The part of an RNA shown here (small-subunit ribosomal RNA, 5' domain) has 502 nucleotides and comes from an uncultured prokaryote. The full RNA is in RNAcentral, with records from ENA.
Context: one part of a larger RNA
C1' cells in the first nucleotide's frame, strides 16, 4: 500500500448490482418446500350440470348420465432439483490414460404384439384398540399377476441340443357382421424381444495433493496362487486348501489438520495465503447398523432394529427428525422476511388441457462491498456582524456570508407509461423502469488528524496529575505531543479503530 461473507465507534441523501451464522453438523413451535395421470382400471365421497320421483315451490330423495374427482389398484417421478462440510490424507479430489460393465426416459434399424386363466385392493359384513392402526369372511376391473403358443444376429451348450416376450388405450369411419357394447379398417400413443448410437453410472492405474521421526519398524485375508462363490462387471470382493509372502529412511505404520478442485487474494515474477458467492466433483443427513423396491439408493422430506431426546397416551401402546424456504430459543463481536408468483427459464407427470414446483423470477432487510450521481452556479469587499490570534497598528475564518441573477441533477405533487411474451392466451415484479409537466435553493456533511515517521500551528487550561501513544516517546508551571477553543490538512456518504493476510 492492497485485501475482507467482517465488527466496533461517531455519521448517514438517492440509484444500480453484487453479497449476508465465518460460531452450536446446537435443539426445533407453525405454515409450505414432490407430486402427477380418469386417454391404464374398478367405481362415484365431495361439487356442478342433466334427468325423473315427491311435494312444503325451494327443499328432499333418486339415477356415474355428463363436467369432474376423495380414498383405492396400477404406471411414470420421489436417486433430479434444494442444503451442508461433520467426515475423509483417500485413486477423495485434479491431470493424461485403461477393461471386465451397466444404462430408465431420447435417437436409429429389424421382427412381434396370438391365444387363455386365477388372484388382490376399493366396496360389503363382523370384530379388537384411547389412539396410531389391524384381523377376519364375501364380491370385482386392469397397461396389476400367472401360465401356454411363437423365438433369433438373444441366452446357455458336452456344438447333438435346450431356453426366454408382450397390453392395450384414444380419435376417425365406406361397405359386411352384431349379443348394438362392439367386432372390423384405419391414424396416434402405448407395449416385447434385440442391434447400434448419445447421455449418466460403476471400476483399474501413472504421476501431484498437509504437519509431526519427541511416532521405525507395520501387517494373517495380511502378499500371491489354484478351485469355487459373489456381482452389471475386474478383483482377498467373500470362502477352502498351497506357498510365506507384502509395504517401509524416495518416510511405512502412527498422531494431529483438513473436503479437493476452477478460482480468489498478494506480489513485478517466483511465490505466500485462502477454498465465502458462481461452476465441477466427493462426502453426509438426529447417532449407529442394515437391507426392500428400482434402469438407478443402501434413499434429507421411504422402509426395519438399536440408542439419545421431545412430545401424545385411557400407562396397554403409539407419533417425530429444518445441514430445504421463511422462522424461534441457544452461542456469538456478527449475519435478513414465518413475504409475491409460478409471469419468465428448467424440472415431474400428462396425447393435451394443465396441476405442482420456498428450484427459479422477483420484492422486504442491512453503506456490508464495488460503482455512479447530489448536497447547488455565477456575480458579489465596507473585507459587514462574531469567533479566535495580536507586538493593538493589524491579521484570520473569508467571496466565505449577507445581497443580486441563475439552474432543477436529486427530493415531492400530478399526467403517460413499457420491452421482458417468438401461434393464441398468459406479467409476480409493477403503475416499477422511463417520458413529460409544476413548484421551489428548496430535501440532503460528516470522520478522523495537525512532535518526527507523515500532509498540516496556535491560545487557554492542566502540571510526571489528568491523560496520550503504532515505535521513538510527551506531562514534574510558559506542553506545536495530554483536554478544550480557533485555524488548518486528508479522505468524504463515509471516516477511523481492531481483526484478517499478502
Nucleotide at each position: 500500500g492492497a485485501u475482507u461473507g467482517a465488527a466496533c465507534g461517531c455519521u448517514g441523501g438517492c440509484g444500480g448490482u453484487a453479497u449476508g451464522c465465518u460460531u452450536a453438523a446446537c435443539a426445533c413451535a407453525u405454515g409450505c418446500a414432490a407430486g402427477u395421470c380418469g386417454a391404464a382400471c374398478g367405481g362415484u365421497a365431495a361439487c356442478a350440470g342433466c334427468a325423473g320421483a315427491g311435494c312444503u315451490u325451494g327443499c328432499u330423495c333418486u339415477g356415474g348420465c355428463u363436467g369432474a374427482c376423495g380414498a383405492g389398484u396400477g404406471g411414470c417421478g420421489g436417486a433430479c432439483g434444494g442444503g451442508u462440510g461433520a467426515g475423509u490424507a483417500a485413486c477423495g479430489c485434479g491431470u493424461a490414460g485403461g477393461a471386465a460393465u451397466u444404462u430408465g426416459c431420447c435417437c436409429a434399424g429389424u421382427a412381434g404384439u396370438g391365444g387363455g386363466g386365477g388372484a388382490c385392493a376399493a366396496c360389503c359384513u363382523g370384530g379388537u384398540g384411547a389412539a396410531a392402526a389391524c384381523c377376519a369372511g364375501g364380491c370385482u376391473a386392469a397397461u396389476a399377476c400367472c401360465g401356454c403358443a411363437u423365438a433369433a444376429u438373444c441366452c446357455c451348450u458336452a456344438c447333438g441340443g435346450g431356453g426366454c416376450a408382450a397390453a392395450g388405450c384414444a380419435g376417425g369411419g365406406g361397405a359386411c357382421c352384431u349379443u348394438c357394447g362392439g367386432g372390423c379398417c384405419u391414424u396416434g400413443c402405448a407395449c416385447u424381444a434385440u442391434u447400434a448410437g448419445a447421455u449418466g453410472a460403476g471400476c483399474c492405474c501413472g504421476c501431484g495433493u498437509u504437519g509431526g521421526a519427541u511416532u521405525a519398524g507395520c501387517u494373517u485375508g495380511u502378499u500371491g496362487g489354484u478351485a469355487g462363490g459373489g456381482u452389471a462387471a475386474u478383483g482377498g470382493c467373500c470362502u477352502a486348501c498351497c506357498a510365506a509372502g507384502g509395504c517401509g529412511a524416495c518416510g511405512a505404520u502412527c498422531c494431529g489438520u483438513a473436503g479437493c478442485u476452477g478460482g480468489u487474494u498478494u506480489g513485478a515474477g517466483a511465490g505466500g495465503a485462502u477454498g465465502a458467492u458462481c461452476a465441477g466433483c466427493c462426502a453426509c443427513a438426529c447417532u449407529g447398523g442394515g437391507a426392500c423396491u428400482g434402469a438407478g439408493a443402501c434413499a434429507c422430506g421411504g422402509c426395519c432394529c438399536a440408542g439419545a431426546c421431545u412430545c401424545c397416551u385411557a400407562c396397554g401402546g403409539g407419533a417425530g427428525g429444518c445441514a430445504g424456504c421463511a422462522g424461534u430459543g441457544g452461542g456469538g463481536a456478527a449475519u435478513a422476511u414465518u413475504g409475491c408468483a409460478c409471469a419468465a427459464u428448467g424440472g415431474a407427470c400428462g396425447a393435451a388441457a394443465g396441476u405442482c414446483u420456498g428450484a427459479u423470477g422477483c420484492a422486504g432487510c442491512a453503506a456490508c462491498g464495488c460503482c455512479g450521481c447530489g448536497u447547488g452556479u455565477g456575480c458579489g469587499a465596507u473585507g459587514a456582524a462574531g469567533g479566535c490570534c495580536u507586538u493593538c497598528g493589524g491579521g484570520u475564518c473569508g467571496u466565505a456570508a449577507a445581497g443580486c441573477a441563475c439552474u432543477u441533477u436529486u427530493a415531492u405533487g400530478a399526467g403517460g407509461g413499457a420491452a421482458g411474451a417468438g401461434c393464441a392466451a398468459g406479467g409476480a415484479c409493477g403503475g416499477u423502469a422511463c417520458c413529460u409537466c409544476a413548484u421551489g435553493a428548496a430535501u440532503a456533511a460528516g470522520g478522523a488528524u495537525c512532535g518526527g515517521c507523515u500532509a498540516a500551528c496556535u491560545a487557554c487550561g492542566u502540571g510526571c496529575c489528568a491523560g496520550c501513544a503504532g515505535c521513538c516517546g510527551c506531562g514534574g508551571u510558559a506542553a506545536c505531543a495530554c483536554g478544550u477553543g480557533g485555524g488548518a490538512u486528508c479522505c468524504a456518504a463515509g471516516c477511523g479503530u481492531u481483526a484478517u493476510c499478502c